Notes: Predicted 3D model of a 76-nucleotide RNA (transfer RNA) from a Planctomycetota bacterium. RNAcentral holds the sequence, with entries from ENA. Its mean pLDDT, the model's own confidence on a scale to 100, is 80. Rfam family: tRNA. From the family's description: Transfer RNA (tRNA) molecules are approximately 80 nucleotides in length.
RNA sequence: GCGCCCGUAGCUCAACUGGAAGAGCUUCGGUCUUCGGAACCGACGGUUGCAGGUUCGAACCCUGCCGGGCGUACCA
Numbered sequence: 001g002c003g004c005c006c007g008u009a010g011c012u013c014a015a016c017u018g019g020a021a022g023a024g025c026u027u028c029g030g031u032c033u034u035c036g037g038a039a040c041c042g043a044c045g046g047u048u049g050c051a052g053g054u055u056c057g058a059a060c061c062c063u064g065c066c067g068g069g070c071g072u073a074c075c076a
Stems, first nucleotide, its partner, number of pairs: 001072007010025004019056001027043005049065005
C1' cells in the first nucleotide's frame, strides 16, 4: 500500500438491517447500619469518531477522512 472488522454514557457492550438510543459496572443520593461494607431503591451521564450526501426520517444506507485490530506483500 491492499483486503476485512471495529469506533455508541467515565468503562464493558446492546439497539429487530431506516421510525429517533438502552443495560451492567463506576460515580452521586436515599433506605438499612453505632459507622462503614453488602443488599435494595433512585438519579446524573450521549453532537452514536469527524465532515458531507440520500431520505419525511440515519447509530443503521452511500462517499471521503481520522483512530484501533486482524490478514496479506518484495513482485515490477